[in-house]
């Protein structure tokens, strides 16, 4: 370098670990030396591109989810590409353009109301370690985003053309 096979991953609350803090061992002690801690799920890539940014929700806990580096699907600006701009009827027409105004292919904004929707910490039980942690089974509990249901606001302005 091929190849087969088996196994473990295929992620973004992710990774990673110099601070701190926890264990173990050496040390008379200052301290050294090995281990560990260090984000719980929900939700997020359904047009690319730059740029910027302490990047959404709760739950826990109260040494940590604390601190620090990275990433990062969020958001905002901007720019292409894309949708939308209402109302039988010659007008509030139809197919174009261009300005603006909002999304983002499920392609307006807001405000209510309902439905449904987690792990994890804790306990209890298991199993392992010299010990910190770490693991395995086992309930209950959110919120925001999504959906329904309603409201309330907005659906402009210039132009070419057609019958």
């Nucleotide at each position: 370098g091929g190849a087969a096979g088996a196994c473990u991953g295929u992620c973004a609350g992710c990774g990673c670990c110099a601070g701190g803090c926890c264990c173990c061992c050496c040390g008379g002690g200052a301290g050294a030396g090995g281990g560990g801690u260090g984000a719980c799920g929900a939700g997020g890539a359904a047009u690319g591109g730059c740029a910027g940014u302490u990047g959404u929700c709760g739950a826990a806990a109260g040494a940590c989810u604390c601190g620090g580096c990275g990433g990062a699907u969020g958001c905002u600006g901007c720019c292409a590409c894309g949708g939308c701009g209402g109302a039988u009827a010659a007008a509030g027409c139809g197919c174009g353009g261009u300005g603006c105004g909002u999304c983002g292919a499920a392609a307006g904004a807001g405000g209510g109301a309902a439905a449904g929707c987690a792990a994890a910490a804790a306990g209890c039980g298991g199993a392992a370690u010299c010990a910190a942690c770490a693991c395995c089974g086992u309930a209950a509990c959110a919120g925001a985003g999504g959906u329904u249901c309603u409201c309330u606001c907005a659906a402009c302005a210039c132009u070419g053309u057609g019958g």

Source information:
A computed fold for a 163-nucleotide RNA, annotated as glmS glucosamine-6-phosphate activated ribozyme aptamer. Rfam family: glmS glucosamine-6-phosphate activated ribozyme aptamer. Rfam describes the family as follows. This entry contains a glucosamine-6-phosphate activated ribozyme that is found in the mRNA for GlmS. GlmS is an enzyme that uses fructose-6-phosphate and glutamine to generate glucosamine-6-phosphate. It was read from a public genome assembly, where an Rfam model found it.